The RNA shown here (Glycine riboswitch aptamer) has 96 nucleotides and comes from uncultured Nocardioides sp. Rfam family: Glycine riboswitch aptamer. Gene Ontology term of the family: glycine biosynthetic process. The RNAcentral record of the sequence draws on MGnify.

RNA sequence: CAUGCGGGAGAGUCGCGACGCGCGGUCCUCGGACCGGACGUCGUGCGCCGAAGGGGCAAUUCCUCCCCGGAACCUCUCAGGCACCCGGACCGCAUG
Numbered sequence: 001c002a003u004g005c006g007g008g009a010g011a012g013u014c015g016c017g018a019c020g021c022g023c024g025g026u027c028c029u030c031g032g033a034c035c036g037g038a039c040g041u042c043g044u045g046c047g048c049c050g051a052a053g054g055g056g057c058a059a060u061u062c063c064u065c066c067c068c069g070g071a072a073c074c075u076c077u078c079a080g081g082c083a084c085c086c087g088g089a090c091c092g093c094a095u096g
Stems, first nucleotide, its partner, number of pairs: 001096007012046001014045007023036005047082003053078001054076003060070002
C1' cells in the first nucleotide's frame, strides 16, 4: 500500500409542485368525474451536518538554519450527506 471481516458519528423520513401506482369514499346519464390517505420517482425552496473526495490556513514535520516539500478528525461547505439501506475518516484483526 492492497484485500477480507468487524466496529463506526453528525444533521428536516421539512414544505410545495408534477408524474406514476394501488386503496378507500362521493356523485352519476354506468361513459366517466371528483375527493382523501399512503408508497415510489423527479424537480424546487429554506434550514442543517461534516468523518468519502476537494480547497484554505497552519499547530507541526524534514533540514545546521532559511527556502522548498509533507501535513489535521482545524476550517470552508464546491461536492457529498440529513428515517432505513448504502456510504463513511478513523480503529482492531487476518492475509499478501